[in-house]
RNA sequence: GGGCGAUUAGCUCAGCUGGUUAGAGCAUCUGACUUACAUUCAGAAGGUCGAGGGUUCGAUCCCUUCAUCGCCCA
Repeated sequence: GGGCGAUUAGCUCAGCUGGUUAGAGCAUCUGACUUACAUUCAGAAGGUCGAGGGUUCGAUCCCUUCAUCGCCCA
C1' cells in the first nucleotide's frame, strides 16, 4: 500500500437483508426472604447503536468518508 471483518448498556453479545417501545445474560441499585450473609424471587436504573455526510415518508440496518481494533496478501 491492497483486501476482509468488527464497533449496539460498565462487560460479553443478539437484533430476522428498512417500519415507529432497541433487547438478553452478567454486573449495579432497591425490595422480599434470613438473626445476619449468601442463594433465590420481584422490580428499577443504565444507550447520542464509534464520528460525519448521503438515500428514503422512515436508518442500528442501505451507500460513502473518517477513526479504532483484528486477520490475510504484498
A computed fold for a 74-nucleotide RNA from a Candidatus Omnitrophota bacterium, annotated as transfer RNA. The prediction has a mean pLDDT of 80. NCBI's taxonomy places the organism under Bacteria, Pseudomonadati, Candidatus Omnitrophota. It matches the Rfam family "tRNA". Rfam describes the family as follows. Transfer RNA (tRNA) molecules are approximately 80 nucleotides in length. Rfam classes the family as a transfer RNA.